[in-house]
C1' cells in the first nucleotide's frame, strides 16, 4: 500500500399487529409499532413461494327464437298437428387452468453504499 473480517461510534431500515386508503386477490401506500437486519438499499435476471379479476373449457339451473335435426310419444290414417329431446344464444352459480400479476425481510445473481478496532 492492497485484500478480507466486522468491534466501537454516529446513525439507518422496520416483522407481526393496529388504523386509514388502493387492488378481484396475492400484495402495496401512509401513520403507529419494533421481530429482527451489516446491505432488511435498489433491480423480477434464474429458482422457489403466493393470488385468481378476465379469457378458454366443463357442469347445473333459469329463459327463449329458429330448425332440410331425432329409428321419441300422442292424435289422426292424408302426411299434418301437438308435446318432448337435441342444437344454439343470453343470464346466474360452481369447477378447472394460466401468469401477463405479487414477492428482493425465501435463495442465488447484478448494482450502489456510511465507519474501519483487534
Nucleotide at each position: 500500500c492492497c485484500c478480507u473480517c466486522g468491534a466501537a461510534a454516529g446513525g439507518g431500515c422496520a416483522c407481526a399487529c393496529c388504523u386509514g386508503g388502493g387492488a378481484a386477490a396475492a400484495c402495496c401506500c401512509a401513520g403507529g409499532g419494533c421481530c429482527g437486519c451489516a446491505a432488511a438499499g435498489c433491480c423480477a435476471c434464474g429458482g422457489a413461494u403466493c393470488c385468481u379479476c378476465g379469457c378458454c373449457u366443463c357442469u347445473u339451473c333459469g329463459c327463449g327464437a329458429c330448425g332440410c335435426g331425432c329409428g321419441c310419444c300422442g292424435a289422426u290414417u292424408g302426411a299434418u298437428c301437438g308435446g318432448g329431446c337435441c342444437c344454439c344464444a343470453c343470464g346466474a352459480a360452481g369447477a378447472c387452468c394460466c401468469a401477463c400479476g405479487a414477492c428482493c425481510g425465501c435463495c442465488g445473481g447484478g448494482u450502489u453504499g456510511c465507519c474501519g478496532a483487534a
Predicted 3D model of a 118-nucleotide RNA (c-di-GMP-I riboswitch aptamer) from a Thermoanaerobaculia bacterium. The coordinates come from a structure-prediction model, not an experiment, and the mean pLDDT is 76. The sequence was found by an Rfam model in a public genome assembly. The source organism's lineage runs through Bacteria, Pseudomonadati, Acidobacteriota and Thermoanaerobaculia.